RNA sequence: ACAACAAAAGGUGAUGGAGUUCACCUUUAACCGCCGCAACGGCUAAUAACUCCUACUAUAAG
Numbered sequence: 001a002c003a004a005c006a007a008a009a010g011g012u013g014a015u016g017g018a019g020u021u022c023a024c025c026u027u028u029a030a031c032c033g034c035c036g037c038a039a040c041g042g043c044u045a046a047u048a049a050c051u052c053c054u055a056c057u058a059u060a061a062g
Base pairs, nucleotide, nucleotide: 009026010025011024012023013022016053017052018051019050020049021048033043034042035041
């Protein structure tokens, strides 16, 4: 000096917030749901995973 690896930082993981973990990307990136020929049509889900709160939906009880 080069290469590899590791660490740190930032961003992202189809609708909100927080914590933890995981994964991906390095700004020409990761990511940006599904059905339907199309439609100003229709459908599921607040998570990548777990927990809690909020919103929404279903059922039961008071």

This is a predicted structure of a 62-nucleotide RNA (Fluoride riboswitch aptamer (crcB RNA motif)) from a Bacteroidota bacterium.
The source organism's lineage runs through Bacteria, Pseudomonadati and Bacteroidota.
The model forms 100% of the base pairs in the Rfam consensus.
Rfam family: Fluoride riboswitch aptamer (crcB RNA motif). Gene Ontology terms of the family: response to fluoride and positive regulation of gene expression.